[in-house]
Parts: sequence; C1' cells; structure tokens
RNA sequence: AGGUCUGUAGCUCAAUUGGUAGAGUAGUCGCCUCCAAAGCGAAAGGUUGUAGGUUCGAAUCCUACCAGGCCUG
Repeated sequence: AGGUCUGUAGCUCAAUUGGUAGAGUAGUCGCCUCCAAAGCGAAAGGUUGUAGGUUCGAAUCCUACCAGGCCUG
C1' cells in the first nucleotide's frame, strides 16, 4: 500500500426482509438472613465508532474517514 472482518449499555453479545434498541453479567435499591453469601424482585444504564447520503422511516442500505483483528505485498 491492497484485500477482508469487526465496532451496539461498565463488560460479553443479540436485534429475522429497513418498522418500538434487547438479553446475560456487573453496579444500585428492596425482600430474605442475627450478619453476609446465595436466591428472588425492581429500577436505572445507549450520540448503535465518526461524518455525510438514500428513505415516510437506518444498528441494518450507500460513500468517506477513525480504531482494532487477520491475510497479501
């Protein structure tokens, strides 16, 4: 330099054909307990890497860029 894959909650990952952004875990609060752990319940947590474009509507499609992995030279 070229090719390819990935980027979504603190972390690990879903999200079907473009149509309400979710789960587990961690943390917080509550229940339980003499206390804690475990268990149960609840709430909270998001600029979907960045910037544009297409569309009534984009995590999803298109373009450029950024970061990381792999391959080629």

Transfer RNA from Candidatus Collierbacteria bacterium RIFOXYA2_FULL_46_20, 73 nucleotides, folded computationally.
The same sequence occurs in records of 5 taxa.
Its mean pLDDT, the model's own confidence on a scale to 100, is 81.
RNAcentral holds the sequence, with entries from ENA.
Rfam family: tRNA.